This is a predicted structure of a 400-nucleotide RNA (Bacterial RNase P class A) from a Chloroflexota bacterium.
Its Rfam family is "Bacterial RNase P class A". Gene Ontology terms of the family: tRNA processing, ribonuclease P activity and dimeric ribonuclease P complex.
The sequence was found by an Rfam model in a public genome assembly.
The prediction has a mean pLDDT of 77.
[in-house]
RNA sequence: CAAGUAAGCCGGGUGACCGCCCUCUUUUGGCAAGAUGCCAGAGGGGGAGGAAAGUCCGAGCUCCACCGGGCAGGAUGCUGGGUAACGCCCAGGAGGGGUGACCCUACGGAAAGUGCCACAGAAACAUACCGGCCCGCUCAGUGCGGACUAAGGGUGAAAUGGUGAGGUAAGAGCUCACCAGCGGCCGGGUGACCGGUCGGCUGGGCAAACCCCAUCCGGAGCAAGACCGAAUAGGAGGACGGCAAGGACGCCCGGCCUGUCCUCGGGUUGGUCGCUUGAGGUGGCGGGUAACUGCCAUCCUAGAUAGAUGGUCACCACUUGACCAGAAGCAGGAUGAAGGCUUCGGCCGUAAACUGCUCUCUGUCAAGUACAGAACUCGGCUUACAGGCUUGCUUGGCUA
Repeated sequence: CAAGUAAGCCGGGUGACCGCCCUCUUUUGGCAAGAUGCCAGAGGGGGAGGAAAGUCCGAGCUCCACCGGGCAGGAUGCUGGGUAACGCCCAGGAGGGGUGACCCUACGGAAAGUGCCACAGAAACAUACCGGCCCGCUCAGUGCGGACUAAGGGUGAAAUGGUGAGGUAAGAGCUCACCAGCGGCCGGGUGACCGGUCGGCUGGGCAAACCCCAUCCGGAGCAAGACCGAAUAGGAGGACGGCAAGGACGCCCGGCCUGUCCUCGGGUUGGUCGCUUGAGGUGGCGGGUAACUGCCAUCCUAGAUAGAUGGUCACCACUUGACCAGAAGCAGGAUGAAGGCUUCGGCCGUAAACUGCUCUCUGUCAAGUACAGAACUCGGCUUACAGGCUUGCUUGGCUA
């Protein structure tokens, strides 16, 4: 210097004028008058995000739940930690990718059972199509028959573990060496697992197939819910009815309690609360590899309700483009004015005017400034994002 990788931050700024929402004060005025009240004015303070998006998880909060037992249903899935909790985060293990820093994983079980593996191929829980060896028939060859074979070839995603050697009629874990798998024993580790050693030699894959195992799980949601006010039709019709119906989401059983359910029609669709101090932010000191956490100090940072934070102007910042306008650089000028050397053949060599090129810096002009807007709140995940900044680490090149 270039490329990569992991983490973090910013993502327009300033001023003026006008305008909007919330809150506080008011010995400014008016209305009202029992009063914290209502309207207007003045002054002080505050006013969108890292994702506010998706509505995918987990909760806080609110309401509904009669109790017990059973079934169904759903979610997660290596180990250990963190957290209010999680399907999240951190640290490890195994497998895989990458030269590496790092990254990915739907990562429990296939000897509980069921099921699938198309086509091709002889054969996909089961083999002999080609081929090899030996024997017989045949003059020989071809061919036919018998016995052995699974090393070689073919098909396929996958074919009786792989490579090599010995051995054999030819072959085969038949034997041996190394490796993989499986099992026993010993050691390390909280654990997932890892290491060593011994051994029989050894028939797959799929559970993001049904299933089995372990753990967890009430329902609905701020349009939850509470209060005030107002109005109407104390409406009409029907079903079941004590062995009925209902009693948080589905089914069954038992107990307990109570009348349940359907159709048509009418009224209110106003206001206040919930509504922002919270598992909160920031800083410092400690614990921990980390996620995170303890203590101390300090701060209060939107609460709208057809839904507020905007409009105009000016300057600045950043990005892109154009213009050789100033500077700078490069080329020509320069096969070299001057100058130096000279063996007098020549050699070396500084520069200007001027011409051309380059947006490198400055300047001028123009355009643009990403993704995108709370609606009860918080912890995560996922997705979108013009441009810019910082730090650690890895690889390559160059220089010392």